[in-house]
RNA sequence: AUUAAUAGAACUUUUAAUAUAAAAAUGGAGCGGGAGAACCAAUUUAUGGGGUGAGUCCGGCAUGUCCGGUAGGGUUAAGCUCUUUCGACCCGAAUCCGUCAGCUAAUCUCGUAAGCGUUGGAAGAGAAGGUGA
Numbered sequence: 001a002u003u004a005a006u007a008g009a010a011c012u013u014u015u016a017a018u019a020u021a022a023a024a025a026u027g028g029a030g031c032g033g034g035a036g037a038a039c040c041a042a043u044u045u046a047u048g049g050g051g052u053g054a055g056u057c058c059g060g061c062a063u064g065u066c067c068g069g070u071a072g073g074g075u076u077a078a079g080c081u082c083u084u085u086c087g088a089c090c091c092g093a094a095u096c097c098g099u100c101a102g103c104u105a106a107u108c109u110c111g112u113a114a115g116c117g118u119u120g121g122a123a124g125a126g127a128a129g130g131u132g133a
Stems, first nucleotide, its partner, number of pairs: 011117001013115002018029001020027002030112006040102001046099001048100001049097004057069004061064001072091005080126007
């Protein structure tokens, strides 16, 4: 100097997935999801149906853990938050319920995992702090 592995802290980032009190089990708070009246809507039930999620659909051929595109989604930190725009770079999955669920007040109930390291430009708005100004 290079490569690999382990542990911790801080700052970013995808996400609802944060902080806090406890010796612990766990608790409530915050942030999210589902079920569930009237009214309204829908009447279409193997062509099964439905949920979480940005993750849906199309074409190709040599039919493959393939190729290309696409609705849609994300990043582009170093005072903080938000919005628009140009450029650049990515994702466009997976999984659950089990014949069953429209909306939905009251009510009931569940989750708060897991991963990563993307430091360009322009314009505008807001909140807060500091300073004798």